Source information: RNAcentral holds the sequence, with entries from MGnify. SAM riboswitch aptamer (S box leader) from uncultured Ferdinandcohnia sp., 109 nucleotides, folded computationally. The prediction has a mean pLDDT of 83.
RNA sequence: UCUUAUCCAGAGUGACGGAGGGAACAGGCCCGAAGAAGUCCGGCAACCUUCAAGUGAAAGCUUGAAAAGGUGCUAAAUCCUGCAGGUGCAGUACACCUGAAAGAUAAGA
Numbered sequence: 001u002c003u004u005a006u007c008c009a010g011a012g013u014g015a016c017g018g019a020g021g022g023a024a025c026a027g028g029c030c031c032g033a034a035g036a037a038g039u040c041c042g043g044c045a046a047c048c049u050u051c052a053a054g055u056g057a058a059a060g061c062u063u064g065a066a067a068a069g070g071u072g073c074u075a076a077a078u079c080c081u082g083c084a085g086g087u088g089c090a091g092u093a094c095a096c097c098u099g100a101a102a103g104a105u106a107a108g109a
Base pairs, nucleotide, nucleotide: 001109002108003107004106005105006104007103012041014040015039016038020031021030022029025082026081027080028079042074043073044072047070048069049066050065051064052063053062054061055060078102083099084098085097086096087095088094
């Protein structure tokens, strides 16, 4: 860089730390000295993984269970909007719906 899948669920009254943080840009809106980032511990989840059942000629698919290992995650939907289409509305405002783009994570190339 490409492909596929997922992104409204879940997870701390802990220790160290000491001022920022919510990906980038813009506009909002938030979190933070009642302690941000970061590190450790704890936890959550179940992508990879293991087991069982069903199905299939097979590859595989579906359902359920587990959590030792590899990752991941642990405020708010990926915090919201940004581009396109649509619906409501008197309305270019505003609200809502669908998709895209961008991003994150996993597995593979």

The source organism's lineage runs through Bacteria, Bacillati, Caryophanales, Bacillaceae and Ferdinandcohnia.